[in-house]
Molecule: transfer RNA
Organism: Candidatus Woesearchaeota archaeon
RNA sequence: GCAUCGGUAGUCUAACGGUAGGAUUUCGGCCUUCCAAGCCGGUGGUCCGGGUUCAAAUCCCGGCCGAUGCA
Numbered sequence: 001g002c003a004u005c006g007g008u009a010g011u012c013u014a015a016c017g018g019u020a021g022g023a024u025u026u027c028g029g030c031c032u033u034c035c036a037a038g039c040c041g042g043u044g045g046u047c048c049g050g051g052u053u054c055a056a057a058u059c060c061c062g063g064c065c066g067a068u069g070c071a
Stems, first nucleotide, its partner, number of pairs: 001070007010024004018054001026042005047063005
């Protein structure tokens, strides 16, 4: 340099073009003499810029970053 795959919460991971879900972390509450464990609830996210569309995490183009292969 070229090709392919990927980028979603602090971390991991889902998501037919139609309100972005779960686990974990964190916070609050319950429980306990206290802590831990357990139970309930809350907060927190689509890499960036354009395009298509009534509607884009999803489709298209470009960029950035990462992995693999070829050179």